[in-house]
Context: one part of a larger RNA
RNA sequence: CGUUAGAAUAUUGAAAGGAGCCUUCUUUAGUACGAGAGGACCAAGAAGGAUAUACCGCUAGUGUACCAGUUAUCGUACCAACGGUAAACGCUGGGUAGCUAUGUAUAGAAAGGAUAACCGCUGAAAGCAUCUAAGUGGGAAGCCUACCUUAAGAUAAGUAUUCUCAUCAUAAAUGAGUAAGAUCACGGUAAGAUUAACCGUUUAAUAGGUAUUAGGUAUAAAUAUAGUAAUAUAUGAGCCAAGAUAUACUAACAGAUCGAGG
Numbered sequence: 001c002g003u004u005a006g007a008a009u010a011u012u013g014a015a016a017g018g019a020g021c022c023u024u025c026u027u028u029a030g031u032a033c034g035a036g037a038g039g040a041c042c043a044a045g046a047a048g049g050a051u052a053u054a055c056c057g058c059u060a061g062u063g064u065a066c067c068a069g070u071u072a073u074c075g076u077a078c079c080a081a082c083g084g085u086a087a088a089c090g091c092u093g094g095g096u097a098g099c100u101a102u103g104u105a106u107a108g109a110a111a112g113g114a115u116a117a118c119c120g121c122u123g124a125a126a127g128c129a130u131c132u133a134a135g136u137g138g139g140a141a142g143c144c145u146a147c148c149u150u151a152a153g154a155u156a157a158g159u160a161u162u163c164u165c166a167u168c169a170u171a172a173a174u175g176a177g178u179a180a181g182a183u184c185a186c187g188g189u190a191a192g193a194u195u196a197a198c199c200g201u202u203u204a205a206u207a208g209g210u211a212u213u214a215g216g217u218a219u220a221a222a223u224a225u226a227g228u229a230a231u232a233u234a235u236g237a238g239c240c241a242a243g244a245u246a247u248a249c250u251a252a253c254a255g256a257u258c259g260a261g262g
Base pairs, nucleotide, nucleotide: 001153005164006163007162008161009160010159011158015150016149017148018147021049022048023047024046025045026044027043033038051107052106053105054104055103059101060100061099062098066094067093068092069091070090071086072085073084074083075082076081111145112144113143118138119137120136121135165262167176168175169174181258182257183256184255185201186200187199188198189197206251207250208249209247210246211245212244213243215240216239217238223234224233225232226231
């Protein structure tokens, strides 16, 4: 811009893409077959591999400053306690959210249709024969469906429901202000390079803060008591990022623009 008034929500599915895999074992059955050695079709069941998608309750990894330990050195006058630096965590032990796989869940299927090679039925040309000439049946991991995803710019532009309504100026084209609605703006996000998408904007829990809490680390400093002292106890204390719940304390203020008259 179009889809022929302007919008919001929900949909149909033309079309396109994806997937489609493989192995082993058990039963049938040591049966059919075969002199024996060996050893099935058909059918039923189970387990697994690789691959794909999603997720983080479990297991595991990361988690650059969340917690603790620790060496050297410098500083805060000293002790104690802390802070800086040690190749962009000095080293070490752990680790929330998020992200992830090695973890968990799910998938390939079943079924239908038309067929290939091939196997048939009936059957002439050609009194026989012949699956074919007329007619007609079966038949594959392949083809078309089915399954998953996208999808009406499918210009053949679809469908349903709901909302807004006959303003002002002009002779008219047209212009202006609006409606429903939308955009900007502002607070943000499990969304993100930017954009987009999505949520919220006081009639509010959107982010931050605060409180409580899950969870992490591992028992803070200071002081007191006991002990000659190391140390122990008061103390799963103290501290804590992204988690959860609650709470208007702070900030979502103030606003602007577009948008029908068929």